[in-house]
RNA sequence: ACAACGAAGAGUUUGAUCCUGGCUCAGGAUGAACGCUAGCGGCAGGCCUAAUACAUGCAAGUCGAACGGUAACAUUUCUAGCUUGCUAGAAGAUGACGAGUGGCGAACGGGUGCGUAACGCGUAUGUAAUCUACCUUUAACAGAGGGAUAGCCCAGAGAAAUUUGGAUUAAUACCUCAUAAUAUUAUAAAACGGCAUCGUUUUACAAUUAAAACUCCGGUGGUUAAAGAUGAGCAUGCGUCCUAUUAGUUAGUUGGUAAGGUAACUGCUUACCAAGACUAUGAUAGGUAGGGGGCCUGAAAGGGUGAUCCCCCACACUGGUACUGAGACACGGACCAGACUCCUACGGGAGGCAGCAGUAAGGAAUAUUGCACAAUGGAGGAAACUCUGAUGCAGCCAUGCCGCGUGCAGGAAGACUGCCCUAUGGGUUGUAAACUGCUUUUCUACAAGAAGAAACCCCAGUACGUGUACUGGCUUGACGGUAUUGUAGGAAUAAGCACCGGCUAACUCCGUGCCAGCAGCCGCGGUAAUACGGAGGGUGCAAGCGUUAUCCGGAUUUAUUAGGUUUAAAGGGUCCGCAGGCGGAAUAUUAAGUCAGUGGUGAAAGCCUACAGCUCAACUGUAGAACUGCCAUUGAUACUGAUAUUCUUGAGUGUGGUUGAAGUGAGCGGAAUAUGUCAUGUAGCGGUGAAAUGCAUAGAUAUGACAUGGAACACCAAUUGCGAAGGCAGCUCACUAAGCCAUUACUGACGCUCAUGGACGAAAGCGUGGGGAGCGAACAGGAUUAGAUACCCUGGUAGUCCACGCCGUAAACUAUGAUCACUAGAUGUUGGCGAUAUAAUGUCAGCGUUCAAGAGAAAUCGUUAAGUGAUCCACCUGGGGAGUACGUUCGCAAGAAUGAAACUCAAAGGAAUUGACGGGGGCCCGCACAAGCGGUGGAGCAUGUGGUUUAAUUCGAUGAUACGCGAGGAACCUUACCAAGGCUUAAAUGUAAUACGACCGAUUGAGAAAUCAAUCUUUUUUCGAACGGAUUACAAGGUGCUGCAUGGUUGUCGUCAGCUCGUGCCGUGAGGUGUCGGGUUAAGUCCCAUAACGAGCGCAACCCCUAUUUUUAGUUGCCAGCGAGUAAUGUCGGGAACUCUAGAAAGACUGCCUGUGUAAACAGAGAGGAAGGUGGGGAUGACGUCAAAUCAUCACGGCCCUUAUGUCUUGGGCUACACACGUGCUACAAUGGUAAUUACAGUGGGAAGCCAUCUGGCGACAGAGAGCUAAUCCAUAAAAAUUAUCCCAGUUCGGAUCGGAGUCUGCAACUCGACUCUGUGAAGUUGGAAUCGCUAGUAAUCGCACAUCAGCCAUGGUGCGGUGAAUACGUUCCCGGGCCUUGUACACACCGCCCGUCAAGCCAUGGAAGUUUGGGGUACCUAAAGUCAGUAACCGUAAGGAGCUGCCUAAGGUAAAACAAGUAACUAGGGCUAAGUCGUAACAAGGUAGCCGUACCGGAAGGUGCGGCUGGAAUAUCUCUUUU
Repeated sequence: ACAACGAAGAGUUUGAUCCUGGCUCAGGAUGAACGCUAGCGGCAGGCCUAAUACAUGCAAGUCGAACGGUAACAUUUCUAGCUUGCUAGAAGAUGACGAGUGGCGAACGGGUGCGUAACGCGUAUGUAAUCUACCUUUAACAGAGGGAUAGCCCAGAGAAAUUUGGAUUAAUACCUCAUAAUAUUAUAAAACGGCAUCGUUUUACAAUUAAAACUCCGGUGGUUAAAGAUGAGCAUGCGUCCUAUUAGUUAGUUGGUAAGGUAACUGCUUACCAAGACUAUGAUAGGUAGGGGGCCUGAAAGGGUGAUCCCCCACACUGGUACUGAGACACGGACCAGACUCCUACGGGAGGCAGCAGUAAGGAAUAUUGCACAAUGGAGGAAACUCUGAUGCAGCCAUGCCGCGUGCAGGAAGACUGCCCUAUGGGUUGUAAACUGCUUUUCUACAAGAAGAAACCCCAGUACGUGUACUGGCUUGACGGUAUUGUAGGAAUAAGCACCGGCUAACUCCGUGCCAGCAGCCGCGGUAAUACGGAGGGUGCAAGCGUUAUCCGGAUUUAUUAGGUUUAAAGGGUCCGCAGGCGGAAUAUUAAGUCAGUGGUGAAAGCCUACAGCUCAACUGUAGAACUGCCAUUGAUACUGAUAUUCUUGAGUGUGGUUGAAGUGAGCGGAAUAUGUCAUGUAGCGGUGAAAUGCAUAGAUAUGACAUGGAACACCAAUUGCGAAGGCAGCUCACUAAGCCAUUACUGACGCUCAUGGACGAAAGCGUGGGGAGCGAACAGGAUUAGAUACCCUGGUAGUCCACGCCGUAAACUAUGAUCACUAGAUGUUGGCGAUAUAAUGUCAGCGUUCAAGAGAAAUCGUUAAGUGAUCCACCUGGGGAGUACGUUCGCAAGAAUGAAACUCAAAGGAAUUGACGGGGGCCCGCACAAGCGGUGGAGCAUGUGGUUUAAUUCGAUGAUACGCGAGGAACCUUACCAAGGCUUAAAUGUAAUACGACCGAUUGAGAAAUCAAUCUUUUUUCGAACGGAUUACAAGGUGCUGCAUGGUUGUCGUCAGCUCGUGCCGUGAGGUGUCGGGUUAAGUCCCAUAACGAGCGCAACCCCUAUUUUUAGUUGCCAGCGAGUAAUGUCGGGAACUCUAGAAAGACUGCCUGUGUAAACAGAGAGGAAGGUGGGGAUGACGUCAAAUCAUCACGGCCCUUAUGUCUUGGGCUACACACGUGCUACAAUGGUAAUUACAGUGGGAAGCCAUCUGGCGACAGAGAGCUAAUCCAUAAAAAUUAUCCCAGUUCGGAUCGGAGUCUGCAACUCGACUCUGUGAAGUUGGAAUCGCUAGUAAUCGCACAUCAGCCAUGGUGCGGUGAAUACGUUCCCGGGCCUUGUACACACCGCCCGUCAAGCCAUGGAAGUUUGGGGUACCUAAAGUCAGUAACCGUAAGGAGCUGCCUAAGGUAAAACAAGUAACUAGGGCUAAGUCGUAACAAGGUAGCCGUACCGGAAGGUGCGGCUGGAAUAUCUCUUUU
């Protein structure tokens, strides 16, 4: 270089962000199971649970060519009876063969995974320490003899299983003798070799041990020896799960000698001797588990797993034992013991499916009591052959993988139905269907029909020749009439499941209404649910689809690859130090680690690659690669190691200086508190926010003198110094230790770190003995408080102090382990050196501050690192439960150390951001306070509200921001409420159609009326048509609910000065900057400064009214001058000057001056001006907040009612009345009341109206009656002024209440109107706590007008004018607001969050008198079968046997203890659970800063004492620093 391979994230903590960190999902897989569904085929797989129990059948036999034989069958022969093909009998003669002797096999094949943590398995070696039947090769041999025994026969016992005795018999059964070696043993010698013992070969000599026959005569079989092959045994290195809350274990134990034993080595066994052996690199103990090839997953490293197939091991009802054999301590053999089952004549016997089927049980769950030996393989046999639940096949099961199909093409009136919508119409289902054409995999019928078979045997042939090898022929198929093929028919026979809020592909309607339900996580559901249920539609996969369970992945979330520890979980309190780990420079040697080459091995299957066979694929075959490993060998030598020799820079020593609150002991000192004595002196002292308890006339406090005693050491004093840390402070002495500097004399890597271990270790606490002034847990009293087990006060014990001994913990903190090296600076300071005017540079070691690079989630760290590297140690892995329980160690105790689990949650947490909040801070503003004036709160009345009442007292508003509010006007109506009585297409309107001529009206009756009934009257018009009601059709109505579904409108913060954007810049980001800072302003108004520059909505201005002037115009307004007239009046002619009216314009802008200031701006009784600094007033209300108000103004979604929740009518109610509150009116009087007289406005209104004037009435008003559709007519302004009177009183104040008489409006004033006259004459003498309004034409006070309206409960509301003040020093405080800053555990934002006891329910756990069970060990007793050892009597010719004895042992029994598990009265804490109780501990200075350790106390959070920390706010001081 080519080629190949190859790594994805998401949701969820927050108002938002970054990080840490857990939980969850998407993928793959399975011996699976469950739900719904299902057409076919191929290939695989199929009790994971009870190694639970098993009915029935089968799974190991075979050989007559080893043997004696002949029970059954057949053939043959013979005999008998005879019906001439039957019956009976005989004969091992033949084929064969039951039972038996004998041989081989049965130790294979098949099953299962109990046990086993082991040389069991894997891998690599060794066997010089061994065996091996059958098979192959080679060599040699096979002679002679003997006695039995089964069977058969006879007799017997027993239910049976079985068994006893007698007689007789064979062998390839058994025995004896012979022969024998390269066998075995002993001795001797030599050679060679090796690996320690030794091995191999050769030679000599001695001793011992063998055999079987059958035959078709070919052979087969036998014995001995050697070798091979195969198989097996044994030993060794390495690897092989969890627990230390298992730390010590072991007596045949470790080794030696001797003997025994074995195929073989060995304590394998025994005797004796020694005292060893294993263990922190984890012994022993406990738990779990068959191991591997492999399989699943993963990018890999790994993690999980050990079904099917292959290899090894172990087991065969449980335990023990041996026999036979080449091989077993034996699945379908034996013996004994035990449990269980069965048979029984009760005496005794039988059995072992973890073989194949099958049954029961268990369980979520796993198949046929099938066919065949045709093939492959196995056993026996010479062979035929027999046997073979091995195996080959078939059956069942969608259990998995793979493949095929359920049709294809055309077809728009885009059909009908369904569903949806903005609904006369569209969209979608959908080319989908119908319909037309085509195809036939599949299906049905019929027909044909395999490969798998090669052989053996037999026949024939060829080469050698009775046989072997080869060739040809013949024969053999369970599967199976199967696969496959052909013909015919006809779209015919064939689609479901899950999902559709995000993750995650796919949306609408209806139903339901925190219900029913869903849910993997987040979470949905409380009347508009894409999340529940149904439907339509869609998406995904598809004969399957989903769910559940488990494993890996994602998870770098245990991190070797590849993590962390200041604050998120995490550095040990500190030091010393053994083991261990790591280690300076140079040279040489070696070659253990390391690297390279080569050899052996790494079974097959599997994975991968290539090719091939089934139509493809799955599947299978062939070949290759790989198997990353282990062993051996050869080489390389840089690095590490080892050895040796050196070196000086690491480390240490010496010498000379120096520093310090370093330690221990002893002595000394003064100030202060307290106490005692004496004296002076008199009434208080003390204490607090304020008080009280306490002390004091028995003389306190205060003052003075003297004395006693204990503890602590002012100033110096400092981000100072010393020490390993804890810690250390008056002065002096003694002893001890350390650092630093200088020098470079000495040693020569002596070093660093450090598990276990050791020492030290604040305060509190404990023990013994002292001491005790002050302070001071507990305790007592006094306060505070709702309470106050507290904060505050007065007392006060332990303690604090000393000596000795324990304890061993702290926020033991720099929350930062130790050591070494490297990486810019600046500056202060401590101790040295150097220098000291040739200086003020420098250098080493500390202690601080600020910053480059870099790091970090950020805050921040930054040569004193949290940067860059190296070494070692400690620690962490979500929150809670819990530093708890149990166990163990330590401690006198308190307690310390070590240190879980069940259960529960989806978060807990760190840093920073924006807000909000603070009983945090700073600055500023406002009738916010203050200074003033007048009120409310007290009275009576009016009005609204609450409450109560009621048939109804309709509804809404209800902190500020409801309450003279909706309502700008409830007697009926209004009216929505109540009672009663009616109506049901009904009110109104429109359209269309039909028929009709009535309807209207009048009268009478009933009735409360609506209405009903009766009578009378009755159309117009030529037509068209009009009118009227009726009928039909269409379109009702609702002040019913939801203001938390909405529009619109409105209140409030607030007319407060704020709220944002674009681009840029800063920050990982939320976000910041701009908008902050210094000034200034009413103002984010403006100026300056500035990583910002600009802009928008707000502010201001533009608009309206008002204050001045000019001009234009001059009626209904005006009248100066001119004229006329009147009692008088612009009344008239006229005028256009003035006022005024209403259009236009001017004017005010800090424009000018002075001063201050850089400027903005401010100041001035400045000038000018009608007006001066937004002139006065109005309209105008930023982004937003309060789910603020309103469905009852109106509109509107959804829901609800439809002979009523609609609608009509009458009457009643909204006006009630023990009471409470708000807002007002009128007053309480002389600044006044009353009476009389006299003035001066401005808005606005008027025809169903305003009403001059006249008349009547005391009056409300009535009757006449001009003018006015309005600058024309209509309407007394009042307070004020003048005069008179009242004389301080419940009055000549005040007018409520009540009586009488009236007026007006209206259909109607009873409930329930206003007004008038007359009489009556209540409370009230200025108003508690508290509270409201107002800064100038304002407050206060006076009247007038209008809207609504028939009238009016109006004292209300909206406007108008008249008269017309006082005060503001000022911003400390109260309230509200704005800006900046700070803290926060708040974000529904302090009306927040949140802690603990108690009470209730549920859940798991600990303790516990006891109780139950289990496995293992120990000791003792007893001891079966059996091996071994011994053995005189019995049997046997012999070999040997029986019997007996001994040792050992399974099972059993007894005993004490330990361990583990279950259960338990009672008991303890913990967790969870919308609205329980008590408090309020924490978060802000959380209202006493909090927290840590410890001690005491208290219902509880907690409080207090002692010491410590900042992870405390604010303020002040000090110090240091950036820039210049």